Record summary:
The prediction has a mean pLDDT of 81. This is a predicted structure of a 477-nucleotide part of an RNA (small-subunit ribosomal RNA, 3' major domain) from an uncultured Bacteroidota bacterium. Rfam family: Bacterial small subunit ribosomal RNA. Its family is annotated with ribosome and structural constituent of ribosome in the Gene Ontology.

[in-house]
Context: one part of a larger RNA
RNA sequence: UGACGGGGGUCCGCACAAGCGGUGGAGCAUGUGGUUUAAUUCGAUGAUACGCGAGGAACCUUACCUAGGCUCGAACGCUAUUUGACAGAUGGUGAAAGCCAUUUUUCCUUCGGGACGGAUAGUGAGGUGCUGCAUGGUUGUCGUCAGCUCGUGCCGUGAGGUGUUGGGUUAAGUCCCGCAACGAGCGCAACCCCUAUUUUCAGUUGCCAGCACAUAAUGGUGGGGACUCUGGAAAGACUGCCGGCGUAAGCCGCGAGGAAGGUGGGGACGACGUCAAAUCAUCAUGGCCUUUAUGCCUAGGGCUACACACGUGCUACAAUGGUGCAUACAGAGGGUGGCGAAGCCGCGAGGUGGAGCCAAUCCCAGAAAGUGCAUCCCAGUUCGGAUUGGAGUCUGCAACUCGACUCCAUGAAGGUGGAAUCGCUAGUAAUCGCGCAUCAGCCAUGGCGCGGUGAAUACGUUCCCGGACCUUGUACA
Numbered sequence: 001u002g003a004c005g006g007g008g009g010u011c012c013g014c015a016c017a018a019g020c021g022g023u024g025g026a027g028c029a030u031g032u033g034g035u036u037u038a039a040u041u042c043g044a045u046g047a048u049a050c051g052c053g054a055g056g057a058a059c060c061u062u063a064c065c066u067a068g069g070c071u072c073g074a075a076c077g078c079u080a081u082u083u084g085a086c087a088g089a090u091g092g093u094g095a096a097a098g099c100c101a102u103u104u105u106u107c108c109u110u111c112g113g114g115a116c117g118g119a120u121a122g123u124g125a126g127g128u129g130c131u132g133c134a135u136g137g138u139u140g141u142c143g144u145c146a147g148c149u150c151g152u153g154c155c156g157u158g159a160g161g162u163g164u165u166g167g168g169u170u171a172a173g174u175c176c177c178g179c180a181a182c183g184a185g186c187g188c189a190a191c192c193c194c195u196a197u198u199u200u201c202a203g204u205u206g207c208c209a210g211c212a213c214a215u216a217a218u219g220g221u222g223g224g225g226a227c228u229c230u231g232g233a234a235a236g237a238c239u240g241c242c243g244g245c246g247u248a249a250g251c252c253g254c255g256a257g258g259a260a261g262g263u264g265g266g267g268a269c270g271a272c273g274u275c276a277a278a279u280c281a282u283c284a285u286g287g288c289c290u291u292u293a294u295g296c297c298u299a300g301g302g303c304u305a306c307a308c309a310c311g312u313g314c315u316a317c318a319a320u321g322g323u324g325c326a327u328a329c330a331g332a333g334g335g336u337g338g339c340g341a342a343g344c345c346g347c348g349a350g351g352u353g354g355a356g357c358c359a360a361u362c363c364c365a366g367a368a369a370g371u372g373c374a375u376c377c378c379a380g381u382u383c384g385g386a387u388u389g390g391a392g393u394c395u396g397c398a399a400c401u402c403g404a405c406u407c408c409a410u411g412a413a414g415g416u417g418g419a420a421u422c423g424c425u426a427g428u429a430a431u432c433g434c435g436c437a438u439c440a441g442c443c444a445u446g447g448c449g450c451g452g453u454g455a456a457u458a459c460g461u462u463c464c465c466g467g468a469c470c471u472u473g474u475a476c477a
Stems, first nucleotide, its partner, number of pairs: 001477002003474003007471007015461002019424005026315008034306002042053002064301007076124009088103006106115003126290002129288003135284002137279003140275001142273001147186006153162003166177003192267004197235007207224002211222003238261001241255001242253004317417001321376007333364003338357002343352003383414001388409007430453007
């Protein structure tokens, strides 16, 4: 100087407390461990691995296993020799890859050769093989915590200190005052984006107040820019004003004004560093290893196994509910190898059909919880839907291993879950549906977004956990 303490002081955080909802019990989905296996490819392992890499494992992917094959090789160069084709077609063998055979057969030319393709030989290949403890790059975490440093000066023999400590204040090393310090840098904040309000400009595909037209009805038509909305520009919030407290910074106010008030809400943004943290399997790369194989091609299998254990979720156990009928209101997205309307067929998944749309125009598209009426009457039930049987639909060369969905039948466990444990402070939790990426299809209950309905509680900081600053002790570095 640090680090640590079941030392002290001050302060903060959904850290506790106060509340609301869960997990841990059940069934299923998914990941992991273990076990099994010819293989169940590899990586990630407290917090910071475990719906993670994977934003799509039937083949492919695919790296694993078994079997069959190839050896300049699946791709691209270079050199030499040789050939005129290569491709294609046919036949045989085969699961395919491959191998064998037959056949057809280039262009330019100064006739030296050249272009292009094949073969042979050689040289550079190839490797998701090892080392993340040789590395770059990228990332997680402490932590959006308020810290981490430097120049000059001063102090100290020196390591080092001071500044950065102190008194206040703040979300903040934020600011003020004081001070052997005076300044500065990286961080904080602001500048950026979205959102909440208003004004202005512009009105098509959006809108329709007023004026007409038409219809069974609809902005459907003429027209209009008022309104909603769209998308450019601008304004607006700064403790600016008032009162109180205070030297100041600042704090308080069911004060004003205002759509918004004290960082308005959200995002992007992550200092010096820590964990020899993660990744050689995104990529790049040193070294090592391999070269008729640890490379490459192909078929089938596996990654989906199953006495068990754990994590993360979904669905429930019901009446604030289930079921039937009727009925209302979104936002954000996607669409040409695409989205696919109306109509017709089918109980349905779906089929047929093909209008319209490169989309504020057309389509996906019916929002659901909600509301109205009816029914069920507390039961393993009109709760719950696992499992299984049968019949089908769709995608795809192909759904046996191993797809999703539909219909009929079946109707398991489950009556609120021990010890323990998690999330959340407001348009949040809880609850309800919708969309997208990946994608032929889909094991999506995952991920990322979008809107609808919409709470309770916070006395307080004694205690648990983590962190910041000062101080103290130390046999630790």